The RNA shown here (Bacterial small signal recognition particle RNA) has 96 nucleotides and comes from an Actinomycetota bacterium. The coordinates come from a structure-prediction model, not an experiment, and the mean pLDDT is 77. It matches the Rfam family "Bacterial small signal recognition particle RNA". Gene Ontology terms of the family: signal recognition particle, plasma membrane targeting and SRP-dependent cotranslational protein targeting to membrane, signal sequence recognition.

This record gives sequence, structure tokens and C1' cells, in this order.
RNA sequence: UCCGCUGCCCGCGGCACUGAGAGUGUUCGAACCGCGUCAGAUCCGGAAGGAAGCAGCGCUAAGAAUUCCUCUCAGGUGCCGCGGCUUUUCGUCUCG
Repeated sequence: UCCGCUGCCCGCGGCACUGAGAGUGUUCGAACCGCGUCAGAUCCGGAAGGAAGCAGCGCUAAGAAUUCCUCUCAGGUGCCGCGGCUUUUCGUCUCG
């Protein structure tokens, strides 16, 4: 010097972790300007009946909370695998 192992560093991939966003599930959720059912009361009718419809109740919207199940993005986090310019340690051969 070549070669090989290895350390530092870099790149790629994977897994985990953390944060953010979105979706899903669950719960809550509308005096009136959502839906349904509409007590009481009101209106139309000679009557039979009909109409609109507040409260209440039910279902949900916007929205809020939550699960951390799924996806996406990011990283002064951790580990593994592969590759790589220079370089660190060690080793064989060879040369001086």
C1' cells in the first nucleotide's frame, strides 16, 4: 500500500416512541329560524271530521367531550437491517 473486521459520520428501508391533522366508534347536544309525534289550547265546519301547531318526548345537524381502533404528515427520540466518500482501531500478506 492492497484486502478484511470494526468505530465515527451520511443515506435508504423497517419497527417502536412523541407531536399534529383527518376518519371511525361512544356520549352530550336545537325555546323558535331541523324532522317526527304532538297533551293542553287555537282555527274551520250545522255535524262528521279536518287544519295549523307551542310545551314535552324521540331522532339528529352545527358543535363539544372522549376512546387511541385506523390513516396521513413531521422529528435535536430509540433500535435493527442494507449501502456509502473520507476516516478510527485491529489483523494477514507484500514492500521500504